[in-house]
Molecule: FMN riboswitch aptamer (RFN element)
RNA sequence: ACGUUAUUCCGGGGUCGGUGUAAGUCCGAACCGGCGGUUAUAGCCCGCGACCCUGACACAGGUCACCGUGUCAGGUUGAAUCAGUGAAAUUCUGAUGCCGACAGUUAAAGUCUGGAUGGGAGGAAUAGCGU
Repeated sequence: ACGUUAUUCCGGGGUCGGUGUAAGUCCGAACCGGCGGUUAUAGCCCGCGACCCUGACACAGGUCACCGUGUCAGGUUGAAUCAGUGAAAUUCUGAUGCCGACAGUUAAAGUCUGGAUGGGAGGAAUAGCGU
RNA backbone atom coordinates (compact mmCIF):
# COMPACT_ATOMS: atom_id res chain seq x y z
C1' A A 1 0.00 0.00 0.00
C1' C A 2 -3.85 -3.52 -1.22
C1' G A 3 -7.41 -7.25 0.38
C1' U A 4 -10.41 -8.98 4.36
C1' U A 5 -13.03 -9.15 9.24
C1' A A 6 -14.82 -6.42 13.40
C1' U A 7 -16.05 -1.94 15.96
C1' U A 8 -17.11 3.25 16.18
C1' C A 9 -18.40 7.81 13.96
C1' C A 10 -20.33 10.59 9.80
C1' G A 11 -23.95 10.36 6.07
C1' G A 12 -29.81 16.12 1.91
C1' G A 13 -30.20 21.33 0.60
C1' G A 14 -33.81 25.46 -0.26
C1' U A 15 -38.80 31.72 0.12
C1' C A 16 -39.95 36.34 -0.50
C1' G A 17 -43.79 39.45 -2.68
C1' G A 18 -48.94 39.64 -4.77
C1' U A 19 -54.14 37.93 -4.74
C1' G A 20 -57.41 35.82 -1.31
C1' U A 21 -61.67 34.25 4.30
C1' A A 22 -57.70 30.85 3.73
C1' A A 23 -51.73 29.50 -0.10
C1' G A 24 -43.92 28.71 2.20
C1' U A 25 -49.21 24.69 -2.23
C1' C A 26 -51.96 29.42 -6.99
C1' C A 27 -49.46 33.84 -9.79
C1' G A 28 -44.62 36.65 -10.19
C1' A A 29 -39.76 36.57 -8.83
C1' A A 30 -36.08 33.72 -6.13
C1' C A 31 -33.59 29.56 -4.04
C1' C A 32 -31.78 24.09 -3.55
C1' G A 33 -29.13 19.72 -5.71
C1' G A 34 -27.59 12.58 -1.61
C1' C A 35 -23.70 8.56 -3.03
C1' G A 36 -20.13 5.89 -6.43
C1' G A 37 -18.09 6.10 -11.42
C1' U A 38 -15.88 9.04 -15.56
C1' U A 39 -9.17 10.58 -20.14
C1' A A 40 -11.27 16.71 -16.59
C1' U A 41 -14.85 18.99 -11.45
C1' A A 42 -22.00 16.16 -13.37
C1' G A 43 -29.39 17.41 -10.09
C1' C A 44 -30.60 16.41 -15.98
C1' C A 45 -23.98 10.65 -19.06
C1' C A 46 -23.73 5.43 -16.49
C1' G A 47 -25.15 3.18 -12.05
C1' C A 48 -26.79 3.22 -6.72
C1' G A 49 -29.86 4.97 -2.54
C1' A A 50 -34.46 7.06 -0.56
C1' C A 51 -40.14 6.65 -1.63
C1' C A 52 -43.74 3.42 -3.86
C1' C A 53 -45.52 -1.61 -5.71
C1' U A 54 -45.41 -7.15 -5.87
C1' G A 55 -44.00 -11.93 -4.03
C1' A A 56 -41.86 -15.44 -0.48
C1' C A 57 -40.67 -16.45 4.52
C1' A A 58 -40.84 -15.42 9.90
C1' C A 59 -43.37 -13.33 14.13
C1' A A 60 -47.70 -11.13 17.05
C1' G A 61 -52.79 -10.14 17.66
C1' G A 62 -57.70 -10.27 15.85
C1' U A 63 -63.75 -10.92 13.68
C1' C A 64 -58.66 -15.75 10.49
C1' A A 65 -61.48 -12.83 4.33
C1' C A 66 -57.56 -10.21 5.32
C1' C A 67 -54.73 -6.65 8.28
C1' G A 68 -49.67 -5.20 11.06
C1' U A 69 -44.23 -5.60 11.77
C1' G A 70 -39.55 -7.53 10.16
C1' U A 71 -36.19 -10.03 6.68
C1' C A 72 -35.08 -11.47 1.76
C1' A A 73 -35.94 -11.34 -3.57
C1' G A 74 -37.91 -8.81 -7.72
C1' G A 75 -40.19 -4.48 -10.10
C1' U A 76 -41.13 0.83 -10.84
C1' U A 77 -38.39 5.35 -10.44
C1' G A 78 -37.52 12.65 -13.20
C1' A A 79 -34.75 16.11 -16.25
C1' A A 80 -29.87 19.31 -21.58
C1' U A 81 -28.89 21.45 -25.46
C1' C A 82 -25.77 24.95 -28.22
C1' A A 83 -21.04 27.55 -28.48
C1' G A 84 -15.89 27.94 -26.62
C1' U A 85 -11.12 25.96 -24.52
C1' G A 86 -8.50 21.43 -24.44
C1' A A 87 -5.01 15.53 -25.77
C1' A A 88 -9.38 14.56 -23.08
C1' A A 89 -15.29 17.73 -20.45
C1' U A 90 -23.59 16.12 -22.25
C1' U A 91 -18.83 17.28 -15.90
C1' C A 92 -15.04 23.33 -16.90
C1' U A 93 -16.40 28.59 -19.10
C1' G A 94 -20.54 31.38 -21.58
C1' A A 95 -25.71 31.22 -23.05
C1' U A 96 -30.48 29.37 -22.87
C1' G A 97 -33.56 25.46 -20.88
C1' C A 98 -35.44 21.36 -17.91
C1' C A 99 -36.46 17.95 -13.45
C1' G A 100 -37.79 16.85 -8.46
C1' A A 101 -41.32 10.13 -4.06
C1' C A 102 -45.44 9.29 -0.66
C1' A A 103 -49.13 11.15 3.06
C1' G A 104 -51.15 15.73 5.08
C1' U A 105 -53.09 20.84 4.52
C1' U A 106 -59.11 26.36 5.29
C1' A A 107 -56.22 26.25 -1.51
C1' A A 108 -53.08 22.46 -5.98
C1' A A 109 -46.08 21.74 -2.37
C1' G A 110 -38.61 20.13 -4.96
C1' U A 111 -38.52 24.57 -0.62
C1' C A 112 -44.08 23.81 5.00
C1' U A 113 -45.64 19.53 8.31
C1' G A 114 -45.28 14.08 8.87
C1' G A 115 -43.55 8.71 8.59
C1' A A 116 -38.04 10.03 10.16
C1' U A 117 -34.47 10.66 17.24
C1' G A 118 -36.02 5.95 11.07
C1' G A 119 -33.63 3.86 6.73
C1' G A 120 -29.66 4.61 3.42
C1' A A 121 -26.12 4.44 -1.26
C1' G A 122 -21.65 5.19 0.66
C1' G A 123 -17.46 7.84 3.35
C1' A A 124 -13.84 8.14 7.36
C1' A A 125 -11.13 6.35 11.57
C1' U A 126 -9.26 2.46 14.72
C1' A A 127 -7.93 -2.67 15.65
C1' G A 128 -6.97 -7.89 14.09
C1' C A 129 -5.58 -11.14 10.09
C1' G A 130 -3.58 -12.07 5.10
C1' U A 131 -0.49 -10.58 0.74